[in-house]
Molecule: transfer RNA
Organism: Candidatus Peribacteria bacterium
RNA sequence: GCCACCUUAGCUCAGUGGUAGAGCUACAGUUUUGUAAACUGUGGGCCGUCGGUUCAAAUCCGACAGGUGGCU
Numbered sequence: 001g002c003c004a005c006c007u008u009a010g011c012u013c014a015g016u017g018g019u020a021g022a023g024c025u026a027c028a029g030u031u032u033u034g035u036a037a038a039c040u041g042u043g044g045g046c047c048g049u050c051g052g053u054u055c056a057a058a059u060c061c062g063a064c065a066g067g068u069g070g071c072u
Base pairs, nucleotide, nucleotide: 001071002070003069004068005067006066007065010024011023012022013021018055026042027041028040029039030038048064049063050062051061052060
């Protein structure tokens, strides 16, 4: 320098144009002499940034930023 892929909750990841989710974690409660475990509940994200297409975009298109891998 070129190519491909990734960016969504504190972490790991789903979500193939129509209300943003799961597991773990955190917090509270139940239980226990106490802790852990178990169970119940709650909180937490305007989906990397900026534009475009569309009645409607996390999703499609473009640019940029960051990351991973490959080639030279």